[in-house]
Model confidence (mean pLDDT): 83 of 100. Small-subunit ribosomal RNA, 5' domain from a metagenome, 564 nucleotides, folded computationally. It matches the Rfam family "Bacterial small subunit ribosomal RNA". The RNAcentral record of the full RNA draws on SILVA.

Context: one part of a larger RNA
RNA sequence: GAACGAACGCUGGCGGCGUGGAUUAGGCAUGCAAGUCGAACGAGAAUCCUCGUGAACAAUCCUUCGGGAAAGGGACCGAGGAGGACAGUGGCGAAAGGGUGAGUAACGCGUGAGUAACCUACCCCGAAGUCUGGAAUAACCCUUCGAAAGGAGGGGUAAUACCGGAUGUGACGUCGAUCCCUCAUGGGAAUGACUUCAAAGGUGGGGAUCCGCUUCGGCGGACCUGCUGCUUUGGGAGGGGCUCGCGACCUAUCAGCUUGUUGGUGAGGUAACGGCUCACCAAGGCUAACGGGUAGCUGGUCUGAGAGGAUGAUCAGCCACACUGGGACUGAGACACUGCCCAGACUCCUACGGGAGGCUGCAGUCGAGGAUCAUUCGCAAUGCGCGAAAGCGUGACGAUGCGACGCCGCGUGGAGGAUGAAGGCUUUCGGGUUGUAAACUCCUGUCAUCUGGGAGCAAUGGCGGUUAGGGUAAUACCCUGGCCGUUUGAUAGUACCAGAAGAGGAAGCCACGGCUAACUCUGUGCCAGCAGCCGCGGUAAUACAGAGGUGGCUAGCGUUGUUC
Numbered sequence: 001g002a003a004c005g006a007a008c009g010c011u012g013g014c015g016g017c018g019u020g021g022a023u024u025a026g027g028c029a030u031g032c033a034a035g036u037c038g039a040a041c042g043a044g045a046a047u048c049c050u051c052g053u054g055a056a057c058a059a060u061c062c063u064u065c066g067g068g069a070a071a072g073g074g075a076c077c078g079a080g081g082a083g084g085a086c087a088g089u090g091g092c093g094a095a096a097g098g099g100u101g102a103g104u105a106a107c108g109c110g111u112g113a114g115u116a117a118c119c120u121a122c123c124c125c126g127a128a129g130u131c132u133g134g135a136a137u138a139a140c141c142c143u144u145c146g147a148a149a150g151g152a153g154g155g156g157u158a159a160u161a162c163c164g165g166a167u168g169u170g171a172c173g174u175c176g177a178u179c180c181c182u183c184a185u186g187g188g189a190a191u192g193a194c195u196u197c198a199a200a201g202g203u204g205g206g207g208a209u210c211c212g213c214u215u216c217g218g219c220g221g222a223c224c225u226g227c228u229g230c231u232u233u234g235g236g237a238g239g240g241g242c243u244c245g246c247g248a249c250c251u252a253u254c255a256g257c258u259u260g261u262u263g264g265u266g267a268g269g270u271a272a273c274g275g276c277u278c279a280c281c282a283a284g285g286c287u288a289a290c291g292g293g294u295a296g297c298u299g300g301u302c303u304g305a306g307a308g309g310a311u312g313a314u315c316a317g318c319c320a321c322a323c324u325g326g327g328a329c330u331g332a333g334a335c336a337c338u339g340c341c342c343a344g345a346c347u348c349c350u351a352c353g354g355g356a357g358g359c360u361g362c363a364g365u366c367g368a369g370g371a372u373c374a375u376u377c378g379c380a381a382u383g384c385g386c387g388a389a390a391g392c393g394u395g396a397c398g399a400u401g402c403g404a405c406g407c408c409g410c411g412u413g414g415a416g417g418a419u420g421a422a423g424g425c426u427u428u429c430g431g432g433u434u435g436u437a438a439a440c441u442c443c444u445g446u447c448a449u450c451u452g453g454g455a456g457c458a459a460u461g462g463c464g465g466u467u468a469g470g471g472u473a474a475u476a477c478c479c480u481g482g483c484c485g486u487u488u489g490a491u492a493g494u495a496c497c498a499g500a501a502g503a504g505g506a507a508g509c510c511a512c513g514g515c516u517a518a519c520u521c522u523g524u525g526c527c528a529g530c531a532g533c534c535g536c537g538g539u540a541a542u543a544c545a546g547a548g549g550u551g552g553c554u555a556g557c558g559u560u561g562u563u564c
């Protein structure tokens, strides 16, 4: 000199863009952060409509005055329909997104290869199929245990839930034979025999014919067809697993380390190779190994002419973790932050028998600390999940707020103005200096203030109309595209524009002995104090304290810490 996720002191006008728990991976009240699909399925509350029965009340009539009849009325109940809440079965998602850096010196990361040793839901392209049956179970009802959390028994129902049978394009496996290829084990293609392995429907449209039900109005099905699912399989894309070469901290006051250890055979296990695991056999294997300390790694960032050194906040990629330790289940994918089980510590509820919980998500709170923000608004945009779609959800995200924490921009006025006012300071008492500085004159109107106007982010999608093409028996329906209309904004009446008034509301901090730009007076008297180094202060201190003046930077200026 440059830099910072900074802190502290004094000071502080505005805006834009960034950025903000670095310490206790300490403990957490409260709210929210993962749902969605009725076009997979059964049931179905509130409410409304229709029909039936018809209580209370009751105009009116009769009356033997006790009462009787009764239009109307419509409670409750029953049946049917509309409706669609809350739950439930089922599917997909919940393995993403978001947080943190504790652990890790490791194929964890970076880079370059390999996989002839592998997997891949959703998506895209291709081939073939989607036949026929069955038994349950939640929900619901009844009974019952428990303080609760939560169960138990019985009845009973559906499916794209579950389980048989058929078919086998095809795929797996075994055996046989052919061709091509490779770096070894081997890979690919076509082929013969045998064995094993599938499936689920949903929702639109349709004119003849047929079947069933019918309140004769129709409704449902067969049949044809569109879309979408499902099954088997080939390929792709994207994603992942595993293996290897090379690269990147300190320490020898750590010199030997290792028994599943090193290799083999066989078996098990895995998507897959492998001591990954096991049995047996051999006795190997490594050496700056092993141990200790520290640390997430990288793209990058800071500095530097570079070489290098330091660093790894924000953003992006990878990894690891989710109260601590262990474990598996489900699934294409987890050994799973807001899933499950066990153990432990801690907190809470309890009827003492037993239960509940996990902010290293967004806000927020306590603690510790020199130190780090709102318990805000919205799904309008971008993206993600589900859905045919409308849409729903989303503390991702988009916004606003707070902090001079950083960078950048703007302002605090401009021009003129000397008898060089007053005041301050100083003086050799003549003056000098503050100083064109002020006053005064003439202007300007950025920002802030007030008034009025007022965006862009909106494209889609949906709906209505119209039109072209495609599927199809079809001028139905559906899909794709074009045009027109309509609709959707949290920020926000914000940005921006116009107008009004008036210099009005807006300057500080540090230094002045040398390094180092900037000097005098007074006070103090080795005292009080200063100080980065040299050093100043003991009666004329340009070094302490105050004042005037000057220098530097400027909404900041200094100090401290750290890096080069």
Base pairs, nucleotide, nucleotide: 001564002563003562004561006560007559008558009557010556013410014409015408016407017406018405019403020402026366027365028364030363031362032361035092036091037090040089041088047082048081049080050079051078052077057072060069061068062067099321100320101319109247110246111245112244113243114242115241118240119239120238123236124235125234126233127232128231129230130229131165132164133163134162140155141154142153143152144151145150170197171196173194174193175192176191178189179188180187181186201228202227203226204225205224206223209222210221211220212219213218249293250292251291256286257285258284261283262282263281264280265279266278267277268276296318297317298316299315300311301310302309303308323344324343325342326341327340346357347356348355349354374400376399377398378397382396383394384393385392386391413443414442415441416440423434424433425432426431447505449500450499451498452497453496461487462486463485464484465483466482467481468480469479470478471477508553509552510551511550512549513534514533515532519548520547521546522545523544529536530535